[in-house]
Context: one part of a larger RNA
Molecule: large-subunit ribosomal RNA, domain IV
Organism: Halimeda minima
């Protein structure tokens, strides 16, 4: 020196991306217990007190309780095992999953919401088929999409796309077809070739509907500012907002600290939030993320000692 302990004065997070690791908190009994709450919870919230052994009484078959004295130790859950708490904010409603071997999450799934196909030889899905599956079920059923518990909600826009309906007209292919023309023949009557008005389905043009269908929700002239006008389908209309989104940005103010590029509360000037690729909130949950307080302590101020196994030496 490396690893594993174990104590360490005074401080106590001064350490550091971050209290990482350590310590500290524990068992059991009485007391006691806030906000918020979806009234169930929170909640072992949070504090506080007690705990060992003898006597005696209580109680009882016994234990175990309870209640009074009395003993010893620093220490009585006397080892060992065995919650550290609080406060505020994001994310997910929740219990669950998942990168077998660097990611356990705010990512998946959920119940619950909505669309939209299917009437049953169902629709879907596999297979060339027979078939099999959906289902031995039948629209309170099945399959496919998008959201994700719960409150309060879901605004405008059918112009492009796409879907659903529609059938008046316009285009439209085989196929039908009146009639013309070549050719062949000496002619009729046929045979044969090109052309062909006409007829001719979905489709598409056309007509309407439809956004919890794919999507979009601005600029500009003019005005002192408004209301107007003219382009454009259309008014980002609730809500939230430097945000898990905000560059400029350490934004500006206020809390908090003796100091705060993070925090949290407003502001609104939204480079580039916005209502089911859901909006905002919201009780409980969380090996989730941030920031803050108390205990606490070799994180450290600074370092020290010790005890084990390497190492080293020597044999």
């Nucleotide at each position: 020196c490396u690893c594993u302990c174990u104590c360490u004065a005074a401080g106590g997070a001064a350490c550091u991306c971050g209290g990482c690791a350590a310590a500290a908190u524990a068992g059991c009994c009485c007391c006691g217990u806030a906000a918020c709450u979806u009234c169930g919870g929170g909640a072992g919230a949070a504090g506080g007190g007690g705990u060992g052994c003898c006597u005696c009484a209580u109680u009882u078959c016994a234990a175990a309780u309870u209640g009074a004295g009395g003993c010893c130790g620093c220490a009585g859950u006397g080892a060992a095992a065995u919650a550290a708490u609080u406060c505020a904010u994001u994310g997910a409603a929740c219990u669950g999953u998942u990168u077998a071997u660097c990611a356990a999450a705010a990512a998946c799934a959920u119940a619950g919401g909505u669309c939209u196909c299917c009437g049953c030889u169902a629709a879907g899905u596999c297979g060339u088929a027979a078939g099999a599956u959906a289902a031995u079920g039948u629209a309170u059923g099945g399959g496919g999409g998008c959201u994700g518990a719960c409150g309060c909600c879901u605004g405008c826009c059918c112009a492009g796309u796409g879907c659903c309906g529609g059938a008046a007209g316009g285009u439209u292919a085989a196929g039908g077809a009146a009639a013309u023309u070549g050719g062949u023949g000496a002619a009729a009557u046929g045979c044969u070739a090109a052309u062909g008005a006409c007829u001719g389905a979905a489709g598409c043009c056309c007509c309407g509907g439809u956004g919890a269908a794919c999507g979009g929700c601005g600029g500009c002239c003019g005005u002192a500012a408004c209301u107007c006008u003219g382009u454009g389908a259309a008014c980002c209309a609730a809500g939230c907002g430097a945000a898990a989104u905000u560059c400029c940005u350490u934004g500006u103010c206020a809390c908090g600290u003796a100091a705060g590029u993070u925090g949290u509360g407003a502001c609104c000037c939204g480079c580039a939030c916005g209502a089911a690729a859901g909006g905002c909130g919201u009780a409980a949950u969380c090996a989730a993320a941030u920031g803050a307080a108390u205990a606490c302590u070799g994180u450290c101020u600074c370092g020290g000692a010790g005890a084990g196994a390497g190492a080293c030496u020597c044999g």